Overview: This is a predicted structure of a 74-nucleotide RNA (transfer RNA) from a Candidatus Woesearchaeota archaeon. The sequence is in RNAcentral, with records from ENA. The prediction has a mean pLDDT of 84. Its Rfam family is "tRNA". By type it is a transfer RNA. NCBI's taxonomy places the organism under Archaea, Nanobdellati, Candidatus Woesearchaeota.
């Protein structure tokens, strides 16, 4: 230079085909349980979904570009 993937809460992740409240899981906090810790149980709080633009009543989702990484090809 060309091709193909990936980018979503602190950390991993579901969801994207086929648009309609963003999902679990560890972590964090508070409360139970313990003498006390840890382990268990409840329940909270946390991501405008890598950035710009367009379609659309409505975008993580679809379309253009643009950045990061990864693989392959030259």
């Nucleotide at each position: 230079g060309g091709g193909c993937c990936c980018u979503u809460g602190g950390u991993c992740u579901a969801g994207u085909c086929u648009g309609g409240u963003a999902u679990g899981a560890c972590a964090u906090c508070a409360c139970c349980c313990u003498u006390a810790c840890a382990a268990g149980g409840u329940g909270a709080g946390g991501a405008u979904c890598u950035c710009c633009g367009g379609u659309u009543c409505a975008a993580a989702u679809c379309c253009g570009g643009a950045a990061g990484g990864g693989c392959c090809c030259a």